[in-house]
Source information: RNAcentral holds the sequence, with entries from ENA. Predicted 3D model of a 101-nucleotide RNA (SAH (S-adenosyl-L-homocysteine) riboswitch aptamer) from Burkholderiales bacterium 8X. The model forms 100% of the base pairs in the Rfam consensus.
């Protein structure tokens, strides 16, 4: 460092929606059967685009794990003490903590 888990960043509701995901449809390229001398046709499957629906506001960031990769090991490791995060569309409740009346 990178994959994928985990935990914690306070919570409920409702709304629009981006990436992602699923489906429909075209369209392209490809494989496989069909038929044929052999091109086409037709049917499946895979894959990329484009449209439409549907579902969607922790998809982030700290930490801590697995899985590998690297590097370092007279300063790794552990310990004590201290301090401690930041973001996170909209509207509307609670919470929690400080202020002021």
């Nucleotide at each position: 460092g990178c994959u994928c888990c985990c935990a914690a960043g306070g919570a409920g509701c409702g709304u629009u929606g981006c990436a992602g995901c699923g489906c429909c449809g075209c369209g392209g390229c490809c494989c496989g059967a069909u038929c044929c001398a052999g091109c086409c046709u037709u049917c499946g499957a895979g894959u990329c685009g484009c449209c439409g629906c549907g579902u969607c506001a922790g998809g982030c960031u700290u930490g801590g794990g697995c899985u590998u990769c690297c590097a370092c090991c007279c300063g790794a490791u552990g310990g004590a003490u201290u301090g401690c995060a930041a973001c996170g569309a909209c509207g509307c409740u609670c919470g929690c903590c400080u202020g002021a009346c």